This is a predicted structure of a 73-nucleotide RNA (transfer RNA) from a Clostridia bacterium. Rfam family: tRNA. From the family's description: Transfer RNA (tRNA) molecules are approximately 80 nucleotides in length. Their secondary structure includes four short double-helical elements and three loops (D, anti-codon, and T loops). It is annotated as a transfer RNA. Lineage of the source: Bacteria > Bacillati > Bacillota > Clostridia.
RNA sequence: GCCUCUGUAGCUCAGUUGGUAGAGCAGCGGACUGAAAAUCCGCGUGUCACUGGUUCGAUUCCGGCCGGAGGCA
Repeated sequence: GCCUCUGUAGCUCAGUUGGUAGAGCAGCGGACUGAAAAUCCGCGUGUCACUGGUUCGAUUCCGGCCGGAGGCA
């Protein structure tokens, strides 16, 4: 330098042919307990890395750019 994959909640990750975004864990509040742990109930306004374009509408499609992983030279 080129190619492929990847970036979504605090963390690990879903999101299938474009229609105003979810799970588990963690955290917070409550119930229970003498008090804790465990268990149960409730709680998410996340610039979908960033920036443009297409579209009535973009996490999703296209261009650029930055970071990470792998491969070829």